Molecule: transfer RNA
Organism: Candidatus Omnitrophota bacterium
RNA sequence: GUCCCCGUAGCUCAGUCGGAUAGAGCAUCUGCCUUCUAAGCAGAGGGUCGAGUGUUCGAAUCACUCCGGGGACGCCA
Numbered sequence: 001g002u003c004c005c006c007g008u009a010g011c012u013c014a015g016u017c018g019g020a021u022a023g024a025g026c027a028u029c030u031g032c033c034u035u036c037u038a039a040g041c042a043g044a045g046g047g048u049c050g051a052g053u054g055u056u057c058g059a060a061u062c063a064c065u066c067c068g069g070g071g072a073c074g075c076c077a
Base pairs, nucleotide, nucleotide: 001073002072003071004070005069006068007067010026011025012024013023019057028044029043030042031041032040050066051065052064053063054062
């Protein structure tokens, strides 16, 4: 330098042939239970999906540019 993959909640990820309220588990907080803690049970908060632009009635999902991470291949005197 070329090509490929990935980026969604604090963490690990699902959802990606567009469809109308963005999810799960763990963690956190609250309540129940317990003499207390842990475990267990119930509930709550937390994200505008890496950034921007575009297409569309509608974008996490499609197109383009850029940013970050990982990988493959190569280069010359």